[in-house]
Molecule: transfer RNA
Organism: Dischistodus chrysopoecilus
Formats: sequence, C1' cells, structure tokens
RNA sequence: GCAGCAGUAGCUCAGACUCAGAGCGCCGGUCUUGUAAGCCAGAGGCCGAAGGUUAAAAUCCUUCCUGCCGCU
Repeated sequence: GCAGCAGUAGCUCAGACUCAGAGCGCCGGUCUUGUAAGCCAGAGGCCGAAGGUUAAAAUCCUUCCUGCCGCU
C1' cells in the first nucleotide's frame, strides 16, 4: 500500500429498511433465621464519527476512526 471481518445496554451478543431486543450483571420487592438460588417488577442505548440516498436508515452508499486477521 491492498483486501476481509468486527464496532449496538456495564459485559457477551441478536436485530440487516418499517416501534432497539435477549442472556448475564445492577436497583427494588417476594421468599429465607440469614445468604444464595427461584419468582415478580424496574432502570440502563438514541446503535464508533461525519455526510449522502429514502416517505422512513442501527440496517443501503461514501469517507474517516478503533481493533483483529491476511496479502505484498
């Protein structure tokens, strides 16, 4: 220099145009002598950044940033 993959909740990941979700974790309640487990309920994101396309973009296009792997 070139090509590929990934970036979404605190963590691990789904979602690939049509209302942002799950598991774990966290707060509260319930249960227990107490803790854990179980059960109930809740908070937590505007999706790596900036543009573009569209009626509508986490999703499609372009550029850039970060990480991983490969080729030269």